[in-house]
RNA sequence: GACCCUUUAGCUCAGGGGUAGAGCAUCGGACUUUUAAUCCGUUGACCUGGGUUCGAUUCCCAGAGGGGUCA
Repeated sequence: GACCCUUUAGCUCAGGGGUAGAGCAUCGGACUUUUAAUCCGUUGACCUGGGUUCGAUUCCCAGAGGGGUCA
């Protein structure tokens, strides 16, 4: 330098045009003499900018971060 993959919650990942979800974690409660475990509930996110569209996390373009292959 070229090409490919990836970026969604604190972490690991789903979702790829029509209300953004799960597990773990945080917080609150139940239980327990207390802690742990278990159960119930709660909070929290689409990498950035632009375009297409009635509508974009999703499609397109550019950029940024990370990973890989080749040179």